About this RNA: Transfer RNA from a Bacteroidaceae bacterium, 73 nucleotides, folded computationally. It matches the Rfam family "tRNA". Rfam classes the family as a transfer RNA. Model confidence (mean pLDDT): 81 of 100. It was read from a public genome assembly.
RNA sequence: CGCAGGGUAGAGCAGUUGGUAGCUCGCAAGUCUCAUUGGCUUGAGGUCGGCGGUUCGAGUCCGUCCCCUGCAA
Numbered sequence: 001c002g003c004a005g006g007g008u009a010g011a012g013c014a015g016u017u018g019g020u021a022g023c024u025c026g027c028a029a030g031u032c033u034c035a036u037u038g039g040c041u042u043g044a045g046g047u048c049g050g051c052g053g054u055u056c057g058a059g060u061c062c063g064u065c066c067c068c069u070g071c072a073a
Stems, first nucleotide, its partner, number of pairs: 002071006010025004019056001027043006049065005
């Protein structure tokens, strides 16, 4: 260099034909309880790997580059 898969919140992942970005755990606050390793409620946290393009509109489509994993050599 070739082929395939992947990059989305602190961690693990979803996002089904393009239309205001979600789930679980974790974290913070409140509440229940005599109390808690427990239950419940609420909240914070995301330039969706970078740049460019198409479109009224892109996590999603196109081009290119970077990084990770596997296959082949």